[in-house]
RNA sequence: GAUAGCUCAUGGCAAAUCUAUUGAAAGAUAGAGACGCAAAACUUCCGGCCUACGUUCGGAAAAUAUGGCAGCGGGGUUACCUUA
Numbered sequence: 001g002a003u004a005g006c007u008c009a010u011g012g013c014a015a016a017u018c019u020a021u022u023g024a025a026a027g028a029u030a031g032a033g034a035c036g037c038a039a040a041a042c043u044u045c046c047g048g049c050c051u052a053c054g055u056u057c058g059g060a061a062a063a064u065a066u067g068g069c070a071g072c073g074g075g076g077u078u079a080c081c082u083u084a
C1' cells in the first nucleotide's frame, strides 16, 4: 500500500414513531428514540424510486425535475481498528 471484516480498542451514525420548525409536495433540520449500519462518511456521475410548485393542455386526466432519496444498487473521493 492492496484485499478482507471472524476478533480487539477508541468510538461513530441513527430506522419506525413522537414533538417543533421548514417546504407546494416529496422531503429536510433540531430534540426525544434505536430498527439497524464497517463506510448508514462525502458526492446525483449512471440506473432506480418519491414528489409535481411551475410548465405542456381549452379544461380534466396524464406527462414533466429545475425539487428530493447517498439507510435502493453501481461509480468516484476520503477515513478508524487489525485475527488474517
Stems, first nucleotide, its partner, number of pairs: 003084001004082002012037002017032006035071001041077003045074003048069003054064003